Predicted 3D model of a 74-nucleotide RNA (transfer RNA) from Planctomicrobium sp. The sequence was found in a public genome assembly. It matches the Rfam family "tRNA". The family's RNA type in Rfam is transfer RNA. Taxonomically the source falls in Planctomicrobium (Bacteria, Pseudomonadati, Planctomycetales, Planctomycetaceae).
[in-house]
RNA sequence: GGUCGCAUAGUUCAGUUGGUUAGAACGCCUGUUUUACACACAGGAGGUCUCCGGUUCGAGUCCGGAUGUGACCA
Numbered sequence: 001g002g003u004c005g006c007a008u009a010g011u012u013c014a015g016u017u018g019g020u021u022a023g024a025a026c027g028c029c030u031g032u033u034u035u036a037c038a039c040a041c042a043g044g045a046g047g048u049c050u051c052c053g054g055u056u057c058g059a060g061u062c063c064g065g066a067u068g069u070g071a072c073c074a
Stems, first nucleotide, its partner, number of pairs: 001073007010026004019057001028044005050066005
């Protein structure tokens, strides 16, 4: 330099034909429980869906570009 893939919560990931409100597990916070901690149970917080632009009535999802990252080729 070229080809292909990936980017969603603090972490690891899911997200169906584009459809109105974006989810799970772990972690975090509060409460119950305990002498206390852990476990368990109940509840809660936490999101620029990497960025810019486009298509569309409507985009996490489709298209183009950028950035970061991974694999392969040279």